[in-house]
This record gives sequence, C1' cells and structure tokens, in this order.
RNA sequence: CGGAGUGUAGCUCAGCCCGGUAGAGCACUGCGUUCGGGACGCAGGGGCCGCAGGUUCGAAUCCUGUCACUCCGA
Repeated sequence: CGGAGUGUAGCUCAGCCCGGUAGAGCACUGCGUUCGGGACGCAGGGGCCGCAGGUUCGAAUCCUGUCACUCCGA
C1' cells in the first nucleotide's frame, strides 16, 4: 500500500442476507427462601447499534466516507 472480517447492554453473542422502530445468556438491583451465604424462584434497571453523512414514510439492517482491532497478500 491492496484485500477480507469484526465493532450491538458491564461481559459473551443473536438480529443484518430479505429495512418496520432491539433481544438472549451471564452479571447487576430488590423481594422471597436460609441462622447467614450460595443455589433456586419472582420482579426490575441498563444499549437507539464504533463515528459522520446519504437514500427512504421508516435504517442496527441499504449506500459512501472514516476510526479501531484481527487476518491475508505485497
């Protein structure tokens, strides 16, 4: 320098192909249970999707640019 992949909740990921307004597990908080803790059960909080633009009635999803990390080539 060229190409590819990844980026979504505190963590690990799904959702993207085929646009319709964001989910799961673990973790966290409260309550129950227990002498207390753990485990278990119930309830709850937390992200507008790496960033910036564009298209559209509507974008995590399509398009462009850009940043970070990983891999391949030179």
Record summary: Transfer RNA from a Zoogloeaceae bacterium, 74 nucleotides, folded computationally. It matches the Rfam family "tRNA". By type it is a transfer RNA. The coordinates come from a structure-prediction model, not an experiment, and the mean pLDDT is 82.